This is a predicted structure of a 473-nucleotide part of an RNA (small-subunit ribosomal RNA, 3' major domain) from an uncultured bacterium.
The coordinates come from a structure-prediction model, not an experiment, and the mean pLDDT is 84.
The RNAcentral record of the full RNA draws on ENA.

Context: one part of a larger RNA
């Protein structure tokens, strides 16, 4: 100096406490452990693995298994030699791949050139180890308020003041004092969305008066709403009171917004030899007719069993039939697909717009009426299984998503324990993307409706700062 304490002091965080809603039981989706396979490819492991890389495993993808190939090789460049390129058709094969044929005969006058096969050589490949050689990125402590310099001055030195103190603050924020004065990364602000206003513009958006009408659909208008560019607005300015004449609090006015308005972006030095050599790069070490390369089937989907995270529900605040309403935000051409016709449906036919403020995806659902259901394993729950149909795709046997009809299992609020959330927040209800042929309960978003609580800081978890003990470094 610093870690440490079941030392002390102060201060803060959904950390506890007040709530309010779950997980822990049940059926399932889904990821791990484990156990079983040829193989079940590899990684992640307390917080900080585990619906995580994977934002989408039938083939591909793929790295794992079987089997069958090839050895300068799956790609690129010089390359003898040879042929246009390309396309067709056979044979053998699981297919890679190997054989045989027809058509076809390219610029250019040649030389030669594009573009295809190719011997020999250079030069390849390796998702094979090493994240404890490494770069880059990246969790995490934490959006904690710390971390450090320079020169001064103090100590033989290690090092210390300065960053300690009074106060105040989300903040080492700010004020005042101080052997210090000053600077730097951090904080804040400076950036983007929301929330008021004004201005400019008015299609494809809108419609207050006016004409028409079934409909802003048309004439007409840019007032209003939007719509996206610019601009003002919020600073403790103002006013009252505490405070040290101070920084600031605490109350008020005016305002949409008030004291950091909300929310997101934006993570100091730095710790964990944290994590990735399988996104890339990259030393060193290893294979090299194989640890590389092609191909087919298979596996990654097994399944006594254990744990994580979702969902779905055990019901009457409900379920259900019929009718009625009201978003936001995004995608669409090898796309989105409207009317219209078929089918009980999934869906097919057909066919019109739209590179989209225009057309589509499109009925938003929880709600609101009025009918049934009367506490029951039920007209609650759907899991499981049959039949019989859709649809993508070469191909849903192992291994996809729908649909009808049939089947109705567990589940009567879940033991220790244990997560989350402070306001447009929890609860709940849809809705839309990305990825994708095809598959979403999963992830990223988006709007609806809309709470209850918080005396407090003594405890339980972290974390800041000042001190104090130490046989730790």
């Nucleotide at each position: 100096u610093g870690a440490c304490g079941g030392g002390g002091g102060u201060c803060c965080g959904c950390a506890c406490a007040a709530g309010c809603g779950g997980u822990g039981g049940a059926g399932c989706a889904u990821g791990u452990g484990g156990u079983u396979u040829a193989a079940u490819u590899c990684g992640a492991c307390g917080a900080u693995a585990c619906g995580c890389g994977a934002g989408g495993a039938a083939c591909c993808u793929u790295a794992c298994c079987u089997g069958g190939u090839c050895u300068a090789g799956a790609a690129u460049g010089u390359g003898a030699g040879g042929g246009a390129a390309u396309g067709g058709c056979g044979c053998a094969g699981a297919g890679a791949u190997g054989u045989g044929u027809c058509a076809g005969u390219c610029c250019g006058c040649a030389a030669g050139g594009a573009c295809c096969c190719g011997a020999a050589a250079c030069a390849a490949g390796g998702u094979g180890c090493u994240g404890c050689a490494u770069g880059g990125c990246u969790g995490u402590c934490g959006u904690c308020a710390g971390u450090u310099c320079g020169u001064g001055c103090c100590g033989u030195g290690a090092g210390g003041u300065g960053u300690u103190g009074g106060g105040u603050u989300a903040a080492g924020u700010c004020c005042c004092g101080c052997a210090a004065c000053g600077a730097a990364c951090g904080c804040a602000a400076c950036c983007c969305u929301u929330g008021u206003c004004g201005u400019u513009a008015g299609u494809u958006g809108c419609c207050a008066g006016c004409a028409u009408g079934a409909a802003g659909a048309u004439g007409g208008g840019c007032a209003c709403u939007c719509u996206a560019g610019c601009g003002a607005g919020a600073c403790u300015g103002c006013c009252g009171g505490u405070g040290a004449c101070a920084a600031a609090c605490c109350g008020g006015a005016g305002g949409a917004a008030g004291g950091u308005a909300a929310g997101g972006a934006u993570g100091a030095c730095g710790u964990c030899a944290a994590g990735u050599c399988a996104g890339c790069a990259u030393g060193g070490c290893c294979c090299u007719u194989a640890c590389a390369u092609c191909c087919u089937g298979g596996g990654c989907u097994a399944c006594a069993c254990a744990c994580g995270u979702a969902c779905u529900a055990c019901a009457a605040u409900g379920c259900u039939a019929c009718g009625g309403a009201c978003a936001a935000a995004g995608g669409g051409c090898a796309g989105c697909c409207a009317a219209c016709c078929u089918g009980c449906g999934a869906a097919g036919g057909a066919g019109a717009g739209c590179a989209a403020a225009u057309c589509c995806c499109g009925u938003a659902a929880a709600c609101c009426g009025u009918g049934g259901c009367a506490c029951a394993g039920u007209u609650c729950a759907g899991a499981u299984u049959g039949c019989a149909g859709g649809c993508u795709g070469c191909a849903a046997c192992u291994c996809g998503c729908c649909u009808g009809c049939a089947u109705g299992a567990a589940g009567g609020c879940g033991g220790a324990a244990u997560c989350g959330c402070u306001a447009g927040u929890a609860a709940u209800c849809g809705c839309c993307g990305g990825u994708c042929a095809g598959c979403a309960u999963a992830c990223g978003g988006c709007g609806g409706u809309g709470a209850a609580u918080a005396c407090g800081u003594u405890c339980c978890c972290g974390g800041g700062c000042c001190u104090u003990g130490u046989a730790c470094a």